A computed fold for a 93-nucleotide RNA from an Anaerolineales bacterium, annotated as c-di-GMP-I riboswitch aptamer. Of the family's consensus pairs, 100% are formed in the model. Its mean pLDDT, the model's own confidence on a scale to 100, is 89. The organism belongs to Anaerolineales, within Bacteria.
């Protein structure tokens, strides 16, 4: 200098829970809080999870339909589940 890699220091982030807001819900966003994180930094592109308002496809409903009810489905999340892309501070061993 570089790829590993995580000691010290100075700084970063922030699970659960609470408060407004937001949204059909997942869930995000702002405060408050602090479980963990050396990328807990950035991309939903590949499995995973969640979530189903709308729409859709089956069932059920009906004499036949419609409504309305059930089940699936992302085009809606999650990066603090895994992999890949891009990628940054510091500097002991």
């Nucleotide at each position: 200098c570089a790829a590993c890699c995580g000691a010290a220091a100075a700084g970063g982030c922030a699970a659960a829970c609470c408060c407004g807001g937001u949204g059909a819900a997942a869930g995000c966003c702002g405060g408050g809080g602090g479980c963990g994180c050396a990328a807990a930094g950035u991309c939903a592109a590949g499995g995973g999870c969640c979530u189903a308002a709308c729409a859709g496809u089956c069932g059920u409903g009906u004499a036949a339909a419609a409504a309305g009810c059930g089940a699936c489905u992302a085009c809606g999340g999650c990066a603090g589940c895994c992999u890949g892309a891009c990628g940054a501070c510091c500097g002991a061993a």